[in-house]
RNA sequence: ACGAACCUCUGGAGAGACCCGGGAACGGGCGCCGAAGGGGCAAGCGCACAGCGCGAAACUCUCAGGCAAAAGGACAGGGGAGCCA
Numbered sequence: 001a002c003g004a005a006c007c008u009c010u011g012g013a014g015a016g017a018c019c020c021g022g023g024a025a026c027g028g029g030c031g032c033c034g035a036a037g038g039g040g041c042a043a044g045c046g047c048a049c050a051g052c053g054c055g056a057a058a059c060u061c062u063c064a065g066g067c068a069a070a071a072g073g074a075c076a077g078g079g080g081a082g083c084c085a
Stems, first nucleotide, its partner, number of pairs: 006080006016030001018029004031067003037063001038061003044054004
């Protein structure tokens, strides 16, 4: 220097302010969303080879989460701390 990871600030989408019970939280029901997290796989590579394994995502599935605001939020930018061939 680069890289993984940490702290902080800023930006940050999508989808019913649905129905019922409840003051709310929440629970039940139907309909939806994908950008916390999680699962799945292609090319390719490997092997003891008609099979098995590794194998990415913003793709995909919606388990989880979410569907007014708040909170959260992948990702991006700024700052900081730290590690260090």
Molecule: Glycine riboswitch aptamer
Organism: Effusibacillus lacus